RNA sequence: AUCCGUUCUCAGGGCGGGGUGCAAUUCCCCACCGGCGGUCACAGCCCGCGAGCGCCCAUCGGCAACGGUGGGGUCAGCAGAUCCGGUGAAACUCCGGGGCCGACAGUAUAGUCUGGAUGAAAGAGAACCGUG
Numbered sequence: 001a002u003c004c005g006u007u008c009u010c011a012g013g014g015c016g017g018g019g020u021g022c023a024a025u026u027c028c029c030c031a032c033c034g035g036c037g038g039u040c041a042c043a044g045c046c047c048g049c050g051a052g053c054g055c056c057c058a059u060c061g062g063c064a065a066c067g068g069u070g071g072g073g074u075c076a077g078c079a080g081a082u083c084c085g086g087u088g089a090a091a092c093u094c095c096g097g098g099g100c101c102g103a104c105a106g107u108a109u110a111g112u113c114u115g116g117a118u119g120a121a122a123g124a125g126a127a128c129c130g131u132g
Base pairs, nucleotide, nucleotide: 003130005128006127007126008125009124010123016030017029018028019027031112032111033102034101035049036048037047038046044100045099052078053077054075055072056071057070058069059068060067061066082098083097084096085095086094104115105114106113
């Protein structure tokens, strides 16, 4: 220094003001936020990944519809969204301007509230053992 392994730690931000209304941090006007890896150069919207829902499998209950519990990421369906100008060797990543997007459940319709979640996880780091 490389690779493999073990253990541990860390790993998501944001509703402030006004309006309507019996009621809205959910509607309307203004506001605010941006996980992880990659990419000639710094990315919410370029490529890919993650949690959630769905789906599938096992099992239990049920006549059934369906529900409980456990499991699956080579099931990838929901799974989203960017343009113009400038600089430069190089930027859909920087600078200027305009625009757009954001799981599920609850509730007056939610990216920002509450909940599953003191969870899980992309991944980041540390320590140690062994090998070459």
Molecule: FMN riboswitch aptamer (RFN element)
Organism: Paracoccus shandongensis